[in-house]
This is a predicted structure of a 75-nucleotide RNA (transfer RNA) from a Planctomycetaceae bacterium. RNAcentral records the identical sequence in 2 taxa. The prediction has a mean pLDDT of 83. It matches the Rfam family "tRNA". About the family: Transfer RNA (tRNA) molecules are approximately 80 nucleotides in length. Taxonomically the source falls in Planctomycetaceae (Bacteria, Pseudomonadati, Planctomycetota, Planctomycetales).
RNA sequence: GGGCGGUUAGCUCAGCCUGGUUAGAGCGUCGGACUUACAUUCCGGAAGUCGGGGGUUCGAAUCCCUCACCGCCCA
Numbered sequence: 001g002g003g004c005g006g007u008u009a010g011c012u013c014a015g016c017c018u019g020g021u022u023a024g025a026g027c028g029u030c031g032g033a034c035u036u037a038c039a040u041u042c043c044g045g046a047a048g049u050c051g052g053g054g055g056u057u058c059g060a061a062u063c064c065c066u067c068a069c070c071g072c073c074c075a
Stems, first nucleotide, its partner, number of pairs: 001074007010027004020058001029045005051067005
């Protein structure tokens, strides 16, 4: 330098192909119930400018362009 994959909650990941309700799950975390206490279980909550910027569109996590970073392959 070229190709491919990835970047979404504290962590691990769905959702993207096929644009449209308020962006989700598990774990973790916080509060409560239960217990002598802890764990388990149950109930409830918080946590996201969807990697940055730009474009298309009535509408973008999703489509297009570009940049950054991570991984693999080729040279």